Transfer RNA from a Microcaldota archaeon, 74 nucleotides, folded computationally.

RNA sequence: GCCCCAGUAGCUCAGCUGGUUAGAGCGCCUGUUUCGUAAACAGGAGGUCAGGAGUUCAAAACUCCUCUGGGGCU
Numbered sequence: 001g002c003c004c005c006a007g008u009a010g011c012u013c014a015g016c017u018g019g020u021u022a023g024a025g026c027g028c029c030u031g032u033u034u035c036g037u038a039a040a041c042a043g044g045a046g047g048u049c050a051g052g053a054g055u056u057c058a059a060a061a062c063u064c065c066u067c068u069g070g071g072g073c074u
Base pairs, nucleotide, nucleotide: 001073002072003071004070005069006068007067010026011025012024013023019057028044029043030042031041032040050066051065052064053063054062
C1' cells in the first nucleotide's frame, strides 16, 4: 500500500431482505422479603446505533468518505 471482518446501554451481544416505540442477559438504582447480607420477586434509570454526507415517504440496516480495533496479502 491492497483486501476482508467488526464498531448498537457500564459489559457481552441480538436486531431476518429498509417500515409497529431500538431490545435481551449480566451489572446499576428503588421496593418487597430477611435480625442483617446474599438469593428470589416486582419496578425503574441508562442509547448522537463510531463520526459525517448521500439515497428514500421512511435508514441501526443501502451507498460514499473518515476514524478505531482485529485478521490476511505483498

The prediction has a mean pLDDT of 80.
It matches the Rfam family "tRNA".